Predicted 3D model of RNase P RNA and transfer RNA as a complex of 464 nucleotides.
It holds a member of the Rfam family "Bacterial RNase P class A". The family's RNA type in Rfam is ribozyme.
Its mean pLDDT, the model's own confidence on a scale to 100, is 78.

RNA sequence: CAGGUAACUCAGGCGAUCGCGUCCGGUUUUUACGGACGAGGAAAGUCCGAGCGCCUCAGGGCAGGACGCCUGCUAACGGCAGGGGGCAGUAAUGCCACGGAAAGUGUCACAGAAAAUACACAGCCUACCUGUAGCGCAUGACGCGCCGCAGCGGCAAUGGUGAAAAGGUGAGGUAAGAGCUUCACCGCAGGUCAGGCAACUGAACUGGCAGGACAAACCCCGUCCGGCGCAAGACCAAAUAGGAGAGGAGAGACGGCCCGUCUCGCCCCGGUCUCCGGGACACUCUCGGGUAGGGUCGCUUGAGGCGGCUGGCGACAGCCGUCGUAGACAGAUGAUCGCCACCUUCCUCGCGAAGGCACAGAACUCGGCUUACGGGUUACCUGGACC
RNA sequence: CGGGGCGUAGCGCAGCCUGGUAGCGCACUUGCUUGGGGUGCAAGUGGUCGGCCGUUCAAAUCGGCUCGCCCCGACCA
Numbered sequence: 001c002a003g004g005u006a007a008c009u010c011a012g013g014c015g016a017u018c019g020c021g022u023c024c025g026g027u028u029u030u031u032a033c034g035g036a037c038g039a040g041g042a043a044a045g046u047c048c049g050a051g052c053g054c055c056u057c058a059g060g061g062c063a064g065g066a067c068g069c070c071u072g073c074u075a076a077c078g079g080c081a082g083g084g085g086g087c088a089g090u091a092a093u094g095c096c097a098c099g100g101a102a103a104g105u106g107u108c109a110c111a112g113a114a115a116a117u118a119c120a121c122a123g124c125c126u127a128c129c130u131g132u133a134g135c136g137c138a139u140g141a142c143g144c145g146c147c148g149c150a151g152c153g154g155c156a157a158u159g160g161u162g163a164a165a166a167g168g169u170g171a172g173g174u175a176a177g178a179g180c181u182u183c184a185c186c187g188c189a190g191g192u193c194a195g196g197c198a199a200c201u202g203a204a205c206u207g208g209c210a211g212g213a214c215a216a217a218c219c220c221c222g223u224c225c226g227g228c229g230c231a232a233g234a235c236c237a238a239a240u241a242g243g244a245g246a247g248g249a250g251a252g253a254c255g256g257c258c259c260g261u262c263u264c265g266c267c268c269c270g271g272u273c274u275c276c277g278g279g280a281c282a283c284u285c286u287c288g289g290g291u292a293g294g295g296u297c298g299c300u301u302g303a304g305g306c307g308g309c310u311g312g313c314g315a316c317a318g319c320c321g322u323c324g325u326a327g328a329c330a331g332a333u334g335a336u337c338g339c340c341a342c343c344u345u346c347c348u349c350g351c352g353a354a355g356g357c358a359c360a361g362a363a364c365u366c367g368g369c370u371u372a373c374g375g376g377u378u379a380c381c382u383g384g385a386c387c
Numbered sequence: 388c389g390g391g392g393c394g395u396a397g398c399g400c401a402g403c404c405u406g407g408u409a410g411c412g413c414a415c416u417u418g419c420u421u422g423g424g425g426u427g428c429a430a431g432u433g434g435u436c437g438g439c440c441g442u443u444c445a446a447a448u449c450g451g452c453u454c455g456c457c458c459c460g461a462c463c464a
Base pairs, nucleotide, nucleotide: 001383002382003381004380005379006378007377008376009375010374012340013339014338015337016336017335018334020038021037022036023035024034025033040359044370045369047368048367049366050365051364052229053228054227055226057260059259060258061257062256064225065224066223067222068221069083070082071081072080073079084098085096086095087094088093099220100219104218105217106214107213108212121159122158123155124154125153129151130150131149132148134146135145136144137143167186168185169184170183171182172180187209188207189206190205192203193202194201195200233297234296235295236294243287244286245285246284247283250264251263252262267279268278269277270276271275289463290462291461304323305322306321307320308319309318310317311316342356343355344354345353346352388460389459390458391457392456393455394454397413398412399411400410407444415431416430417429418428419427437453438452439451440450441449
């Protein structure tokens, strides 16, 4: 210098004018005046986890859902830290939904002989058994040998197909072959020993080697999960038709189901009275009506930020000090001008001109993840050049 | 703000659960039928399955992220 990897950080600055929201102040409610404060790293997606609120208790079971190497951190988590294993990269480093396929069910299209009980298309072989052409030897005759052929058979090395063909390579061996109770190396499985809290790793030994893949297919195992969400919910309060219809003995978290506990309700009238008819009511659904589509609270001090010390490799924890930091409800946080900073382009190369300055905007609050996006700094890795 | 659903040919929809060939109707094109048009008959064209990444031999289908569209939810009585 070029390329790459990781971590951290900023989110243009100052001044003037006009404007907006909340709170405070002197006042007398408003108006007006003065002062203070006023978006983010993601406020976003709403994907997880909690706080908080309501549902009587939230206890047991089924169903359903989520997660899944190990050990920690945390209020909790599907998050984070450290470690193990695998994959990618020359490396720095990055990525991994990473339990079980020997519990069971299922799938493996096309091609191919055969796709999970393995199989035999091409091909290789004729040792064993049967028959037989030819030749040779031999006998009284049966026969024996050689070389072929056919059958019965043997084989799975080679070819081809496929994503995948039932350990791989080499040697020995054989009629030809083959992990073939043959061998070497690699892989695999098993228990043993050693290290480690564990995941796991290493060593030597034993075993000829076993049923391939898919669980982001059903499923099994383990762990966790009650539901709904600030339009939760509490209080105040205006108006109306405080209404109509259907269901109605159960309702209370069932808007998945069952059981248990508790609370409320299970009423009235008549009759020919185990029943029937009528009415009422808790509650549910539908339609209609009203409203200022109201006010106050919830609402922002919270597992809070910053700094220091201590413990820990780290996530993080403990102690001390310090800070006050948006709360709207059609929804404020803005606009213009000047100077400076940064980037791009142009030119008459000078403190010139023009343009630009990302993604995006709180809505109950936190901890994470994911996604969008402009610039800067530092460390490390690789390559090249120079000293 | 909270909750739920959808995206497949020009339009309206199947297929997705249980992975292997993308299909139906209308529309469009061509031919026949007719004096011509319509109708009818026959044949045909047309699809990155919203986008990206992953699981798998293989993805419209399974999982994740993302984009777009649609629906529901005020209070009183």